[in-house]
RNA sequence: GGGCCCUUAGUCGAUCGGUAAGACGUUGCCUUCACACGGCAAAGACGGUGGGUUCAAUUCCCUCAGGGCCCA
Numbered sequence: 001g002g003g004c005c006c007u008u009a010g011u012c013g014a015u016c017g018g019u020a021a022g023a024c025g026u027u028g029c030c031u032u033c034a035c036a037c038g039g040c041a042a043a044g045a046c047g048g049u050g051g052g053u054u055c056a057a058u059u060c061c062c063u064c065a066g067g068g069c070c071c072a
Stems, first nucleotide, its partner, number of pairs: 001071007010024003018055001026042005048064001050062003
């Protein structure tokens, strides 16, 4: 210098056009003498930045940023 991929709750990780699943963690309740385990419930991401396309985008296109891989 050229090419490709990734960027979603505290962490991991689905969803690839119709307002985002689950797990762990967290909080409350139950249980226990108490803790742990276990059971039930709840809160928590609007999706790296900016822009475009669309009735509508995390999902398509472009820019920038960060990370990774390959080639030179």